[in-house]
Context: one part of a larger RNA
């Protein structure tokens, strides 16, 4: 040096992507106390905070069947630096993102904010069911039957879910055009004396689809521009004008989203490209490709205190196995 492991002065996060790793804290032991918040269950063992060994002495309550057991208690004593006296055995708090939870996952670099999920919805499906498997036979769906069962999306909950049917999809439509085999069979061809054989072959009729008429958005999807106007100025509730199918409500907003951007104010810190709170000029948020809020939960992820410590200033020591030298 590497690996496992101990100690260490004064400082105590200055280390660093991050307190990574350590270290501290510790009893689901009494007693006592315990906040925001909250879906009244929780949050909670929240947090704090005292006491804890032993000997004496007796009584004195509770519990059960008196005896006798468990359990609580009061004075005084005694030792030690220390009584949960060893081991073993949560550190904790404050805010905020994502995700409701408890699960599931990249066997061998990814445990998450992703999958599930219960709870919405929307659609198909009347039983020989819809779907799937299989050339079938058949078999699963189901020894069920719309309070069933297949498929799509979201994704507890709580308040909600705007506009827009032009495109495409899907669903409706006894009118109309279109439009295939078949049905017709006028004609006209080739052959024969002919009869006939054979080719061809127009009207008319002859489905689904397309057209076309409607509907539909928890279907695929979309949700403007430009100019001008208030008695300081700035801004524009107003006004014009183009265009659209219709021009983004509601809420939230420099955000997992914001390019300019460390955007500006505030907090916090002696100093803050991170956070947290606002503001809105949203480069490019927006409502089940769900939108805001959310208690609880999270080996999540971010920022912050306490408490602790060789992470660090700064490094030294020791102990085991290697490596290294010699044999």
């Nucleotide at each position: 040096c590497u690996a496992a492991g101990c100690u260490u002065a004064a400082g105590g996060a200055a280390c660093u992507c991050u307190g990574c790793a350590a270290a501290a804290a510790a009893g689901c032991g009494g007693u006592c106390g315990u906040a925001a918040c909250u879906u009244c269950g929780g949050g909670a063992u929240a947090a704090g905070a005292c006491c804890u060994g032993c000997c004496u002495c007796a009584c004195u309550c509770g519990u059960a069947u008196u005896u006798u057991a468990c359990g609580a208690g009061a004075a005084g004593g005694c030792c030690g630096c220390a009584g949960c006296u060893a081991a073993c055995g949560a550190a904790u708090c404050c805010a905020g993102g994502c995700g409701a939870c408890u699960g599931u996952u990249u066997a061998c670099c990814a445990a998450a904010a992703a999958c599930a999920c219960a709870g919405c919805u929307c659609u198909c499906u009347g039983c020989a069911a819809a779907c799937g498997c299989g050339c079938a036979a058949g078999c699963g769906g189901a020894a069920g039957u719309a309070u069933a069962g297949g498929g799509g999306g979201u994704g507890a909950u709580g308040c909600c879910u705007g506009u827009c049917c032009g495109g495409u999809g899907c669903c409706a439509g006894a009118a109309g055009a279109u439009u295939a085999c078949g049905g017709g069979g006028a004609g006209g061809g080739g052959u024969g004396c002919a009869a006939g054989c054979u080719c061809u072959g127009a009207a008319c009729u002859u489905a689904a689809g397309u057209c076309c008429u409607g509907g539909u958005g928890a279907a695929c999807g979309a949700c403007g521009g430009c100019c001008g106007u208030a008695a300081c100025u700035a801004u524009a509730a107003c006004g014009g004008u183009c265009c659209u199918a219709a021009g983004g409500u509601a809420g939230c907003g420099a955000a997992a989203u914001u390019c300019c951007u460390u955007g500006u104010c505030g907090g916090g810190u002696a100093a803050g490209u991170u956070c947290c709170g606002a503001c809105c000029c949203g480069c490019a948020c927006g409502a089940a490709c769900g939108g805001c809020a959310u208690a609880a939960c999270g080996g999540u992820c971010u920022g912050g205190a306490c408490a602790c410590u060789g992470u660090c200033u700064c490094a030294a020591g020791c102990u085991u196995a290697g490596g290294c030298c010699c044999g």
Predicted 3D model of a 327-nucleotide part of an RNA (large-subunit ribosomal RNA, domain IV) from a Candidatus Altimarinota bacterium. The RNAcentral record of the full RNA draws on ENA.